[in-house]
Context: one part of a larger RNA
């Protein structure tokens, strides 16, 4: 002066209880481990690794494996010396890359000596590693935690280390404010400034809408414990009313103090040391990263009548579109073809939203639940779907009767439950990131269980 205590006192937080809704059983998707393999490239491992890097491995991606090539080199900069071009084409070998041959034949300046520009090819410096070390390191990022803390300046106390302020007595989401004190000031967090949602006023508006309204896109107004009332120490502040679209921080982002964890990451970046240097570089074809007795993580589909299934109406938001979205039509059960009109987009497409609401069938059964699975038959992308893509249609229909001991989310337009977009992208999404529709239960309370803040205690920790 800190950690620490199965020492106390105060508070707080979906931390618990209260509740809804999962998850832990089933199939399947994906991640990991572990086995296997010629490889299954690497990296993350408690919370803070496992749908994480990866906003999208069939080649490419790729770093890994076998094979097959090149060595100044896929790439840069310089220097010599040689040749001419860039671009196209043709032949032979081959899976390609590659290696051998041929056709073509260079620009501007010029005094016709020759200098410049590209390019190639040969020589040398060098390039060039996703090769190691995150424990050398920049930067970046999780994480305690959006917790309420961290510290400074003179000044006081103390031989010092320090300590006071920062502690008390209230008060709040906050070291938030009040008042009190050997303290008085300040700074960095805290809130406010910012950004979006809700009310209204006003300007403007075309592609919307035709006077208003709605809407867009700006500016302004409005919320401040201002007003009344109560408690309080007359403060701070706290409760309850008024008006009010909103009420005490109105909701939601963005913002994340000094510091911890030698936390991550040398594979995104750059970057010191160390290694490779006809190979640890590099270039092509082929495999693998998709293996599969098996363990766990994260999900997604359901076990059904609050439902399946048909038919008929209905209602959104917020994105995207020119290497692009693609309409009407017309072909196909269908997925998709043909079409080709609009749109550089408040105009046109993507684009019927789905759950909801009316009707008509099922009548509790492995079923008209459930959809794994496997067989035919097609459809698309792309040079190519065996290894390994998505979709479609017929058929086949497996587990699966609400899931032990455990766990997790979430307090309101939240859970849950429906779609819908989008970024990755040729092509593929049950992930991610957004959007909106319908829309609840519950909180008695702080005694435990997890974290954490402040005071005080004890200690053979430091």
């Nucleotide at each position: 002066u800190g950690a620490c205590g199965g020492g106390g006192g105060c508070c707080c937080g979906c931390a618990c209880a209260a509740g809804c809704a999962g998850c832990g059983g089933a199939g399947c998707g994906u991640g990991u481990g572990g086995u296997u393999u010629a490889a299954u490239u690497c990296g993350a491992c408690g919370u803070g690794a496992c749908a994480c890097g990866a906003a999208g491995a069939a080649c490419c991606u790729u770093a890994c494996c076998g094979g097959g090539g090149u060595u100044u080199g896929a790439c840069a900069u310089g220097u010599a010396c040689g040749u001419g071009u860039a671009a196209u084409c043709c032949c032979g070998u081959g899976a390609a890359a590659g290696c051998g041959g041929g056709a073509c034949c260079c620009c501007u300046c010029g005094u016709c000596a020759g200098a410049g520009g590209c390019g190639c090819g040969u020589a040398c410096a060098c390039a060039g590693g996703u090769g190691u070390u995150g424990c050398a390191u920049g930067g970046c990022u999780g994480u305690c935690g959006u917790c309420a803390g961290c510290u400074c300046g003179u000044g006081c106390c103390g031989u010092g280390a320090g300590g006071u302020g920062u502690u008390g007595g209230g008060u709040u989401a906050a070291g938030u404010c009040c008042c009190g004190c050997a303290a008085c000031g300040a700074g960095c967090g805290c809130a406010a400034c910012c950004c979006u949602c809700g009310u209204c006023g006003u300007u403007a508006g075309u592609u919307g809408c035709u006077c208003u309204c709605u809407c867009u896109a700006g500016c302004g107004a409005g919320a401040c414990c201002g007003c009344c009332g109560a408690g309080u120490a007359u403060a701070a502040c706290u409760c309850g009313g008024a008006g009010g679209a909103a009420g005490g921080u109105g909701g939601g982002g963005a913002u994340g103090a000094c510091g911890u964890c030698a936390a991550g990451u040398c594979a995104g970046c750059a970057u010191g040391g160390c290694c490779c240097u006809u190979a640890c570089a590099u270039c092509c074809c082929g495999g693998g990263c998709u293996a599969c007795a098996c363990a766990c993580a994260c999900g997604c589909u359901a076990c059904a009548a609050u439902g399946g299934a048909c038919g008929g109406u209905a209602c959104a938001g917020a994105g995207g579109g020119u290497u692009g979205c693609u309409a009407a039509g017309c072909c196909g059960c269908g997925a998709g073809g043909c079409g080709g009109a609009g749109c550089c987009a408040a105009u046109c497409c993507c684009a019927c939203a789905a759950a909801a609401c009316c009707g008509u069938c099922c009548u509790c059964a492995g079923u008209u639940c459930a959809g794994a699975u496997c067989g035919c038959a097609g459809u698309c992308u792309g040079c190519a779907a065996c290894c390994c893509g998505a979709c479609u249609g017929c058929g086949u229909g497996a587990a699966g009767g609400c899931g032990g001991a455990g766990u997790u989310g979430c307090u309101a337009g939240u859970a849950a439950c429906c779609g819908c977009a989008g970024g990755u992208c040729a092509g593929c999404a049950u992930a991610c990131u957004g959007c909106g529709g319908u829309g609840a239960a519950u909180a008695c309370g702080u005694u435990c269980c997890c974290g954490g803040g402040c005071c005080u205690u004890g200690u053979a920790c430091a």
A computed fold for a 462-nucleotide part of an RNA from a metagenome, annotated as small-subunit ribosomal RNA, 3' major domain. Its Rfam family is "Bacterial small subunit ribosomal RNA". Its family is annotated with structural constituent of ribosome and ribosome in the Gene Ontology. Model confidence (mean pLDDT): 85 of 100.